[in-house]
Molecule: FMN riboswitch aptamer (RFN element)
Organism: Secundilactobacillus angelensis
């Protein structure tokens, strides 16, 4: 030095200005905002994970209801430039966001003071 176990900490941002209405941060005109590793060189759109949701088993539980594992669902991008090299830089013009609730929501509110992709760290601990 490594790698394995314990444990701990962290681990999602956003409608400003205005219309119309009884009521809208939800419609409309406009504005904003983008987990986590990867990559030949920095990605909401490339590959790949997480979250969500959906079913199936299994455990728990008083029926309720929580937990696990599995196996599905899972949105969106081009053109020009530079370069050995970039759907990641520069430049333009585009596009996409889960369930519930309410005047229809990526931005309120809620499940969520949850969890978790990971990410940083401690140990007198194993090898």
């Nucleotide at each position: 030095g490594u790698u394995c176990a314990u444990c701990u900490u962290c681990a999602g941002g956003g409608c400003a200005g205005g219309g119309u209405g009884c009521a809208a941060u939800u419609c409309c005109c406009g504005a904003c905002c983008g987990g986590c590793g990867g990559u030949a060189a920095a990605a909401g759109u490339c590959c790949g994970c997480g979250a969500c949701c959906u079913a199936u088993u299994c455990c728990u539980u008083u029926u309720u209801u929580g937990g696990a594992a599995u196996a599905g669902c899972c949105g969106a991008u081009u053109c020009g430039g530079u370069g050995u090299g970039a759907u990641u830089c520069c430049g333009a013009a585009a596009c996409c966001g889960a369930c519930a609730g309410u005047a229809a929501a990526g931005u309120c509110u809620g499940g969520u003071a949850u969890a978790a992709a990971g990410a940083a760290g401690a140990u007198u601990g194993g090898g």